[in-house]
RNA sequence: UCAGCUGGAUGAUCGCGGGCCGUGGCUUUAUUGCUAUGGCUGGAGGAAAGUCCGGGCUCCAUAGGGCAGAGUGCCAGAUAACGUCUGGGGGGCGAGAGCCCACGGCCAGUGCAACAGAAAAUAAACCGCCAACUUCGGUUGGUAAGGGUGAAACGGUGCGGUAAGAGCGCACCGCGCUUUUGGUAACAAAAGUGGCAAGGUAAACCCCACUCGGAGCAAGACCAAAUAGGAAAACUAUGGCGUGGCCCGCGCCGUUUUCGGGUUGGUUGCUUGAGGUUGGGAGGUGACUCCCAAUCCAGAUGAAUGAUUAUCCACGACAGAACCCGGCUUACAGGCUGACUCU
RNA sequence: GGGGCCGUAGUCUAGCCUGGAUAAGGCACCAGCCUCCGGAGUUGGGUAUCCCCGGUUCAAAUCCGGGCGGUCCCGCCA
Numbered sequence: 001u002c003a004g005c006u007g008g009a010u011g012a013u014c015g016c017g018g019g020c021c022g023u024g025g026c027u028u029u030a031u032u033g034c035u036a037u038g039g040c041u042g043g044a045g046g047a048a049a050g051u052c053c054g055g056g057c058u059c060c061a062u063a064g065g066g067c068a069g070a071g072u073g074c075c076a077g078a079u080a081a082c083g084u085c086u087g088g089g090g091g092g093c094g095a096g097a098g099c100c101c102a103c104g105g106c107c108a109g110u111g112c113a114a115c116a117g118a119a120a121a122u123a124a125a126c127c128g129c130c131a132a133c134u135u136c137g138g139u140u141g142g143u144a145a146g147g148g149u150g151a152a153a154c155g156g157u158g159c160g161g162u163a164a165g166a167g168c169g170c171a172c173c174g175c176g177c178u179u180u181u182g183g184u185a186a187c188a189a190a191a192g193u194g195g196c197a198a199g200g201u202a203a204a205c206c207c208c209a210c211u212c213g214g215a216g217c218a219a220g221a222c223c224a225a226a227u228a229g230g231a232a233a234a235c236u237a238u239g240g241c242g243u244g245g246c247c248c249g250c251g252c253c254g255u256u257u258u259c260g261g262g263u264u265g266g267u268u269g270c271u272u273g274a275g276g277u278u279g280g281g282a283g284g285u286g287a288c289u290c291c292c293a294a295u296c297c298a299g300a301u302g303a304a305u306g307a308u309u310a311u312c313c314a315c316g317a318c319a320g321a322a323c324c325c326g327g328c329u330u331a332c333a334g335g336c337u338g339a340c341u342c343u
Numbered sequence: 344g345g346g347g348c349c350g351u352a353g354u355c356u357a358g359c360c361u362g363g364a365u366a367a368g369g370c371a372c373c374a375g376c377c378u379c380c381g382g383a384g385u386u387g388g389g390u391a392u393c394c395c396c397g398g399u400u401c402a403a404a405u406c407c408g409g410g411c412g413g414u415c416c417c418g419c420c421a
Stems, first nucleotide, its partner, number of pairs: 001339006008312007016043001018041009045318001049329002052327005057216004064248004069212005074088005089103001090101004104207002109205002111201002126147002128143006155173006174196001175194008220268004230259006239253004261420003275297001276295008313316001344417007353370004363401001372388005394410005
């Protein structure tokens, strides 16, 4: 410097909520449901977090066309998908191991640059330099090498050249274009050529390429209870609604919104999944994929995962599931392992 | 649990979309004048890490990313 692991340990007792198996009681068409009790079994995280991306699932049309809008942005791959990851290219930092990068396009167009400065983008003459004229104060013209301003001043260095200068000419470097070679590509190298044109800003509008329908488990489905089946407003089929921009399309025909009224119950979705873990094998540089075996590994709904105690030590951080999964980001005491670099 | 909006003096707002160097205004506050004293009036004064940390840019309150805090909405039936 990088990569990975761990996140007090072990035992006893008592609890909390889940599942399975018994027993008793009540109940049902029914191990159907309720209740009491006994036994067994498993019960938070690496971030369960922020809700920042992506997907599954559910409803709206089986999510369809166009405009608007949003996002992404070197190349190739991985993947269910991604703004993630892997490998490569280019750029930057470091002595090195290594680290970092929103990394398409300002020769499609439009815009912006305060102050300072002569001049801020079709360049430009304040000082200086040079030439001509001169009433000796300057005036006119040439000039971007030098000074000064600024974040930024229209290629750099050297030689030649010139009145002084200047890609004006040449060499090298930089830049653009063309061709060839290597590479899937990004790109790189070489040769030729141009003679400098094309400064910055796109986390400015915008252009190009690609992606995106909307909403979210308080989605959605079912059962039960209760109430004043009430009032107002909008629209009247060229209409209204069907989700959250608009138009078309499709579907429905009394529909929506607000106020008022009732209820604050139960079942389901709910955890077997693009799944995890452990062991073995195969392919790939790798992300990852495939095959075999074993194991079901939280599912609550006022919402469980705790308390007491014994022994020990390094005396224990951030923090608590709520439909599920893949990422990112943020928080985090201490400890352990491996590889590499420098002194 | 899910979603929307906001954060600028003590306080309430503007500025943010379209970046520009003293961040503007009202109330409150402070000081002077007036008054015997106070109030009112009048003259003057800005008291600010633009919530925090990074990035883009010459330049950030403003644009982009991350974090923190506040606030609002969302049950079912007819």
Predicted 3D model of RNase P RNA and transfer RNA as a complex of 421 nucleotides.
The coordinates come from a structure-prediction model, not an experiment, and the mean pLDDT is 80.
Rfam match: Bacterial RNase P class A.